[in-house]
RNA sequence: GUGCUCGUGGUGUAGUUGGUUAUCACGUGAGUCUAACACACUCAAGGCCCCCGGUUCGAGCCCGGGCGAGCACA
Repeated sequence: GUGCUCGUGGUGUAGUUGGUUAUCACGUGAGUCUAACACACUCAAGGCCCCCGGUUCGAGCCCGGGCGAGCACA
């Protein structure tokens, strides 16, 4: 340099014939339980989906560019 794949809460992820203010698990905080801790159960906070632009009535999802990561080739 070229090709392919990927980029969603603190971490790992679901969500693609585009359609109501985005899912689950772990973690975090509170409560119940316990003498206490752990486990378990309940509740809550936390992301507008890497950045910019475009298409559309409507974009996490489609298109273009950029940035970053991985793999392969050179």